[in-house]
RNA sequence: UGCUUAUCACGAAUGACAUAAGAGAUCGGGCUCGUAGAUGUCAUGGCAACCGUUGCGCCCAGCUACAGGUGCCAAAUCCCGCCUCGGAGGUGUCCGAGAAAGAUGAGCU
Repeated sequence: UGCUUAUCACGAAUGACAUAAGAGAUCGGGCUCGUAGAUGUCAUGGCAACCGUUGCGCCCAGCUACAGGUGCCAAAUCCCGCCUCGGAGGUGUCCGAGAAAGAUGAGCU
C1' cells in the first nucleotide's frame, strides 16, 4: 500500500505550548466549534473492552474480572447529497433500508 472481517445513535476533559486562524476526512450544501484560543501537539486524567490475560465452561459458543497492545474522550461517521432499492406524495419533496466512502480493531499481504 492493498485484501478479508467485525463494529461505528452508549461512554469519557482538564492543563500547557505557538510567527495557531481557521476547524469539523474528501467535493458541494447545511449546521456547528473557534482569538473567552477552536483544530493541532504534549502532559495528566478518563471512557470503552477490539486484541490480550485470569476464572467458569471437556472444547466451542458464551459469561466474569483485569487493563498489558491499540483505540477513543463536541454534535449519529455532525447531517444530507455526489449511488441503488422500497414506501408516501404528486412535481416542492419526505421517510426507510442498503451500497459506496471513511474511522478503529483483528488477521493477511